[in-house]
Transfer RNA from Verrucomicrobia bacterium UBA6056, 73 nucleotides, folded computationally.
The prediction has a mean pLDDT of 81.

RNA sequence: GGCGGUGUAGCUCAGUGGCCAGAGCAGAGGAAUCAUAAUCCUUUGGUCGGGGGUUCGACUCCCUCCACCGCCA
Numbered sequence: 001g002g003c004g005g006u007g008u009a010g011c012u013c014a015g016u017g018g019c020c021a022g023a024g025c026a027g028a029g030g031a032a033u034c035a036u037a038a039u040c041c042u043u044u045g046g047u048c049g050g051g052g053g054u055u056c057g058a059c060u061c062c063c064u065c066c067a068c069c070g071c072c073a
Base pairs, nucleotide, nucleotide: 001072002071003070004069005068006067007066010025011024012023013022018056027043028042029041030040031039049065050064051063052062053061
């Protein structure tokens, strides 16, 4: 330098253009227990990597940039 992949909650990841963006773990509160752990219930938390475009509508499609990973040279 060329090609491809990934980027979504503190972490690991879902999410085929549609109504409120989700799960598990973690965090907070509670139940239960003599108490702790485990368990159960409730709950907080998101500029969907940045910018632009298409569309009535974008995490999703297109362009560009950034970061990381892989292959080729």
The organism belongs to Verrucomicrobiota, within Bacteria. Rfam family: tRNA. It is annotated as a transfer RNA.